[in-house]
About this RNA: This is a predicted structure of a 95-nucleotide RNA (TPP riboswitch aptamer (THI element)) from Bifidobacterium breve. The model forms 100% of the base pairs in the Rfam consensus. It was read from a public genome assembly, where an Rfam model found it.
RNA sequence: GUCACACUUUAGGGGUGUCCGCCGUGGCGAACUGAGAAAUACCCUUUGAACCUGAACAGGCUAGCACCUGCGGAGGGAAAAGUAUGAUAGUUUUG
Numbered sequence: 001g002u003c004a005c006a007c008u009u010u011a012g013g014g015g016u017g018u019c020c021g022c023c024g025u026g027g028c029g030a031a032c033u034g035a036g037a038a039a040u041a042c043c044c045u046u047u048g049a050a051c052c053u054g055a056a057c058a059g060g061c062u063a064g065c066a067c068c069u070g071c072g073g074a075g076g077g078a079a080a081a082g083u084a085u086g087a088u089a090g091u092u093u094u095g
Base pairs, nucleotide, nucleotide: 001088002087003086004085006083007082008081009080010079011045012044013043014042016039017032018031020029021028022027023026051076052075053074057070058069059068060067
């Protein structure tokens, strides 16, 4: 110097759904899934499936969301610096 992996700092991006009950039009409570269902939390940041669009998508499944398969590596999507460890090329010095 390069690569791998982990972490830190600063900065940035993102989602918050479904079902049931009560009151009545927006809240409250409970249940499900999930990292996260408004938390100072969680996830993700180009090596980008975090998340958005297509999409109130298609098939299966479910109480429903979720989940599985497809659409699909389709179109978009937010970054810089530093540290530790390991591997390794080259160079220099000494014996």